[in-house]
Context: one part of a larger RNA
RNA sequence: UUGGGCGUAAAGGGCAUGUAGGUGGGAUCUUAAGUCAGUUGUUAAAUUUUACAGCUUAACUGUAUUGUGCAAUUGAUACUGGGAUUCUUGAGUGUGAGAGGGGGCAGUGGAAUAUCUAGUGUAGCGGUGGAAUGCGUAGAUAUUAGAUAGAACACCUGAGGCGAAGGCGAUUGUCUGGCUCACAACUGACACUGAAAUGCGAAAGCAUGGGUAGCAAAUAGGAUUAGAUACCCUAGUAGUCCAUGCUGUAAACGAUGGGUACUAGGUGUUGGAAGGCAAGCCCUUUCAGUGCCGUAGCUAACGCGUUAAGUACCCCGCCUGGGGAGUGCGAUCGCAAGGUUGAAACUC
Numbered sequence: 001u002u003g004g005g006c007g008u009a010a011a012g013g014g015c016a017u018g019u020a021g022g023u024g025g026g027a028u029c030u031u032a033a034g035u036c037a038g039u040u041g042u043u044a045a046a047u048u049u050u051a052c053a054g055c056u057u058a059a060c061u062g063u064a065u066u067g068u069g070c071a072a073u074u075g076a077u078a079c080u081g082g083g084a085u086u087c088u089u090g091a092g093u094g095u096g097a098g099a100g101g102g103g104g105c106a107g108u109g110g111a112a113u114a115u116c117u118a119g120u121g122u123a124g125c126g127g128u129g130g131a132a133u134g135c136g137u138a139g140a141u142a143u144u145a146g147a148u149a150g151a152a153c154a155c156c157u158g159a160g161g162c163g164a165a166g167g168c169g170a171u172u173g174u175c176u177g178g179c180u181c182a183c184a185a186c187u188g189a190c191a192c193u194g195a196a197a198u199g200c201g202a203a204a205g206c207a208u209g210g211g212u213a214g215c216a217a218a219u220a221g222g223a224u225u226a227g228a229u230a231c232c233c234u235a236g237u238a239g240u241c242c243a244u245g246c247u248g249u250a251a252a253c254g255a256u257g258g259g260u261a262c263u264a265g266g267u268g269u270u271g272g273a274a275g276g277c278a279a280g281c282c283c284u285u286u287c288a289g290u291g292c293c294g295u296a297g298c299u300a301a302c303g304c305g306u307u308a309a310g311u312a313c314c315c316c317g318c319c320u321g322g323g324g325a326g327u328g329c330g331a332u333c334g335c336a337a338g339g340u341u342g343a344a345a346c347u348c
Stems, first nucleotide, its partner, number of pairs: 003320004007302002012316001014200004021193003025087007033080002035076008050064005090190001091187003094183005102176007109153001113149008124135002161168002205246006214240002219235004257315006265293012297304002321348003330341004
C1' cells in the first nucleotide's frame, strides 16, 4: 500500500459557521460524457496462453494462435452525469401558540462574612489527635445598635431546564439568539457533509488601569517527624472580582464526529397538540427532548441496545508495536509563558 479499525486495547478534531470538493428526493422528455456490446487498427522480438510438431522423454526448440491496454468507428439507454419541464414527501418561509439558570447591558434586594464606631461585660479567646505560634487587662472572645466594603446568591433544586461546545442559577427592566408544537397557506430539492479559512472556547497565566470582604499558590512562623522544603495549625502576597486586550489549552469526556433511513417492548420525567371523561383526578393517541431496564442484533469481554456500540448509505477527522517524544530541527502564531505542525538515530 491493499486492507482493517477508532466507548475502555493505538485512534473522533474542544465546538461551530461555512468556501472549494465529495454525495444527493419523485415523474416525463432529450443527450450519449461515464457504462455496456460489436467491428477495425495498433499492441517489435523474446516471454506468456492454446494447439500441433522436432530432438528416445522432459527441460529445450520450431510453426501457428491468443491476449490485457490505447485509438477510431457502429450501436444499446437500465443506472450515473449534462440539458429542459414538472411534483411535494426532504429543506426553508408564513400564521397561531409554548417552555427555558441561552446571551449582552443597567438597576435593586436579603442572609452571611470582615472591618470600624458606640454600649453591656470580664479573663480569657482561638486552634488541634494533643499542642504551640497567634489575639486579649491599651479590655479581646461573647452580645446589642449603627455604619462601610467586596464577593457569592441558601431554600426553590429535580436522573429537571437552556445552550454548538466551553458553559449558564437572587430579582427587575431592557436589547437579543436559538428551540418545540399545531395548521398545511407559500417557495419548489433551495439538501447533507465540509480540507482550507473565520469565529467561539473552563481554569490557570500575561498586559494596562481599577478593586480586594472571604478564600488562598508563593512566603513566614508553630507543630509532627530520624528529617518534613509536605499532610495539621496561625498569619499571608500574587491571584480569585471589574473593564479592555492577549493566550487557545483541559480526563475541553458520553473517553462515543455530523446527517438520513430502518429494526420488540416496559417504566419514569420535561415541553406541546388531539381525543375520551364522573369536568378533574385520570386514561388513550401523537410530536420533540431527557433518564432507567431490556428483545433481536452487536461486542474480546465489560457492556451498548429507537438518545445503538444494531442494520445500511454519504461526508469529514484520526490510528498502524513500546520507548526515544508530543522531544529535536525548521516553519508559523504569541509580549512572555508557551501553542500548532512534527521527525530521526538508537533501543526493546
Molecule: small-subunit ribosomal RNA, central domain
Organism: uncultured bacterium